[in-house]
């Protein structure tokens, strides 16, 4: 330098062109409990890595560029 896989919530992933970006945990706040936990609710958190582009329509398809992870030279 090339090739490949990832970068979406604090943290672990989902989502593979349109339905409102979602679980899980953790957080806060309520219930229950003689208190804690655990256990049921509810709720706050996202410019989907960054700039372009392609589309009526982009987390998504294209491209460059930054971070990680393997590979190869």
């Nucleotide at each position: 330098g090339c090739c490949u896989c990832g970068g979406u919530a604090g943290c672990u992933c989902a989502g593979c062109g349109g339905u409102u970006a979602g679980a899980g945990c953790a957080c806060a706040c309520g219930g229950c409990u003689g208190u804690u936990a655990a256990c049921c609710g509810u709720g706050g958190g996202g410019u989907c890595g960054u700039c372009g582009g392609u589309u009526c329509a982009a987390a998504u398809c294209c491209g460059a560029c930054c971070c990680g992870g393997g590979g190869c030279g």
The RNA shown here (transfer RNA) has 73 nucleotides and comes from Candidatus Pacearchaeota archaeon ex4484_26. The organism belongs to Candidatus Pacearchaeota, within Archaea. The sequence is in RNAcentral, with records from ENA. The prediction has a mean pLDDT of 81. Rfam family: tRNA. The family's RNA type in Rfam is transfer RNA.